Transfer RNA from an uncultured Clostridia bacterium, 73 nucleotides, folded computationally.
Rfam family: tRNA. About the family: Transfer RNA (tRNA) molecules are approximately 80 nucleotides in length. Rfam classes the family as a transfer RNA. Its family is annotated with triplet codon-amino acid adaptor activity in the Gene Ontology.
[in-house]
């Protein structure tokens, strides 16, 4: 330097043939308990890395840029 994938919740990821974004763990609140653990219920207003484009609508389709990881050289 080139060529790819990734960038979504505090952390791990899931989702898009475009149509108001969700799991698990973590946390908070409550039940239960003499008191705790365990159980069990309840609780997410996330500029979807930035900027710009196309669209009536864009995490999702294009261009740029940046981070991060891989392979080439």
């Nucleotide at each position: 330097g080139c060529u790819c994938a990734a960038g979504u919740a505090g952390c791990u990821c899931a989702g898009u043939c475009g149509g108001u974004a969700g799991a698990g763990c973590a946390g908070a609140g409550g039940a239960c308990u003499g008191a705790a653990a365990a159980u069990c219920c309840u609780c997410g207003u996330g500029u979807g890395g930035g900027c710009g484009g196309u669209u009536c609508g864009a995490u999702u389709c294009c261009g740029u840029c940046c981070u991060u990881g891989a392979g080439c050289a």